[in-house]
Context: one part of a larger RNA
RNA sequence: AAGUAACGAUAAAGCGGGUGAAAAACCCGCUCGCCGAAAAACUAAGGUUUCCUGUUCAACGUUAAUCGGAGCAGGGUAAGUCGAUCCCUAAAAUGAGACCGAAAGGUGUAAUUGAUGGAAAACAGGUUAAUAUUCCUGUACUAAGAUAUGACUGCGAAGGGGGGACGAAGAAAGCUAGAUUCGCCAGAGAACGGUUGUUCUGGUUUAAACGUAUAGAUGAAAAAGUAGGUAAAUCCGCUUUUUAUAACAUUGAGGCGUGAUAACUAACUAUUAAAAUAGUAAAGGAAUUAAUGCUACACUUCCAGGAAAAGCCUCUAAGCAUUCAGGUUAUAUCAAAUCGUACUAUAAACCGACACAGGUGGUUAGGUAGAGAAUACUAAGGCGCUU
Numbered sequence: 001a002a003g004u005a006a007c008g009a010u011a012a013a014g015c016g017g018g019u020g021a022a023a024a025a026c027c028c029g030c031u032c033g034c035c036g037a038a039a040a041a042c043u044a045a046g047g048u049u050u051c052c053u054g055u056u057c058a059a060c061g062u063u064a065a066u067c068g069g070a071g072c073a074g075g076g077u078a079a080g081u082c083g084a085u086c087c088c089u090a091a092a093a094u095g096a097g098a099c100c101g102a103a104a105g106g107u108g109u110a111a112u113u114g115a116u117g118g119a120a121a122a123c124a125g126g127u128u129a130a131u132a133u134u135c136c137u138g139u140a141c142u143a144a145g146a147u148a149u150g151a152c153u154g155c156g157a158a159g160g161g162g163g164g165a166c167g168a169a170g171a172a173a174g175c176u177a178g179a180u181u182c183g184c185c186a187g188a189g190a191a192c193g194g195u196u197g198u199u200c201u202g203g204u205u206u207a208a209a210c211g212u213a214u215a216g217a218u219g220a221a222a223a224a225g226u227a228g229g230u231a232a233a234u235c236c237g238c239u240u241u242u243u244a245u246a247a248c249a250u251u252g253a254g255g256c257g258u259g260a261u262a263a264c265u266a267a268c269u270a271u272u273a274a275a276a277u278a279g280u281a282a283a284g285g286a287a288u289u290a291a292u293g294c295u296a297c298a299c300u301u302c303c304a305g306g307a308a309a310a311g312c313c314u315c316u317a318a319g320c321a322u323u324c325a326g327g328u329u330a331u332a333u334c335a336a337a338u339c340g341u342a343c344u345a346u347a348a349a350c351c352g353a354c355a356c357a358g359g360u361g362g363u364u365a366g367g368u369a370g371a372g373a374a375u376a377c378u379a380a381g382g383c384g385c386u387u
Base pairs, nucleotide, nucleotide: 013031014030015029016028017027018026032384033383034382035381040364041363042362043361046344047343050342051075052074053073054072055071056070060068061067080141081140082340083339084338087118088117092113093112094111098107099106100105122139123138124137125136126135142336145334146333147332148331149330150329151328152327153326154320155319159315160314161313162312167302168301169300170299173295174294175293178289179288180287181286182285183204184203185202186201187200188199205263206262209258210257211256212255216251217250218249219248220243221242222241223240224239225238226237228236229235264284267280268279269278270277271276303306350359351358366378367377368376369375
């Protein structure tokens, strides 16, 4: 320079009350404004206590601060079913022997690891200042093991077979979430012209599971033979014969019933300074519309031809065999460990030196107008961006 520039999106504030030494900014209330395919809600990563309560205001906060993601203290994360661990493999990694190399080391078979994929099972309501598919209430489900009892019985794998098991585009069908309206239930009676009406406001909600088996989709079935499936096979494949063209089997959204004589619920009542707490509790039906969700990569078409392995089903080999073995099934009892779980998450809590106009994967997707997830206004919800 200079008490100058600046105080970080032009979404916006105003009033009343409270607290306090002090209030434009904190708390409460009433208006106003902004977002609303987000500036809402859930979550992965990352952060690591920032969460909740009490207390404090030096420093931190681009101002003040009684406030805070700040200081101090205390509290908070509850699981057979959610996720991990565990079982399985992909890319990739390590790599016994092996090969190569002055050394260090490199490559690589078997094998061992390795999720971003495969693989058993839970929902609704309530509750805390802070957790909840974890606690509580109610109603469910699952795998493997042990023991006991009953019934039936060829069991047996690191091997064989099936299955798991997969691309894109397109067209239509059947549904549901959701939405809207009618009906039903409860309440309202007017600041100004009208309004007892075909008025206005609010509510009309409930899962998994079990039972039934639907729209739809796929597959023919049985017997005999058998040079293939590294050995074997009753399994798979192949061949022959018979029967059949609609039954049967497998699968399959949704609906309906049970779940539910339960829960929830508008409103009302009581207490209270208020926030709130406690209690009682009506109706709880139908129609229309309708997804980008489900049936389902099911169908059709196309070429660029679209993981693997285990769990699971089945077949036998070695072996053990007519049984206090092994296997299947039913019932009962025991048993289901360990780790994560707070909070944030288009952000003031992550990555950007900052409470930084930047960047950051997935899920949900109301109403009016509209082809629409565009755009405008708006609900739930959240904010007015710290001078």
A computed fold for a 387-nucleotide part of an RNA from secondary endosymbiont of Melanococcus albizziae, annotated as large-subunit ribosomal RNA, domain III. Rfam family: Bacterial large subunit ribosomal RNA. Rfam links the family to the GO terms structural constituent of ribosome and ribosome.